[in-house]
RNA sequence: UUGAAGGAUACAGGAGAGAGCAUGAUUUUAUGCCGCCGAAGGAGUAAAAUUUUUAUUUGCUCAAAAUAAAAAUUGAAACUCUCAGGUAAAAGGACCGUAUCUGGAUA
Numbered sequence: 001u002u003g004a005a006g007g008a009u010a011c012a013g014g015a016g017a018g019a020g021c022a023u024g025a026u027u028u029u030a031u032g033c034c035g036c037c038g039a040a041g042g043a044g045u046a047a048a049a050u051u052u053u054u055a056u057u058u059g060c061u062c063a064a065a066a067u068a069a070a071a072a073u074u075g076a077a078a079c080u081c082u083c084a085g086g087u088a089a090a091a092g093g094a095c096c097g098u099a100u101c102u103g104g105a106u107a
Stems, first nucleotide, its partner, number of pairs: 001107001006102006013095001018034001020033005035087003041083001042081003048074011
């Protein structure tokens, strides 16, 4: 010098499912009840990897190696759960695009 991944902000797009019932309050909120949704957040896990133990085989003096079994740990998602959240509009919203700032991999 180059400027990747990632991060922040702004703007655009962005699904699902009850304007449910009762009581209080009295004008949009509290409590309770019956459903429903998954795309804030959170939790679960498959293959696989690592470690340990045991057995067998090779080696056979040992070291070591291979295979098998068991246990533990790690282990993704838009899958599963529905704790949280949501269930008219608004807001929120995973994800995605653009711009700016940052970031510093690589050469």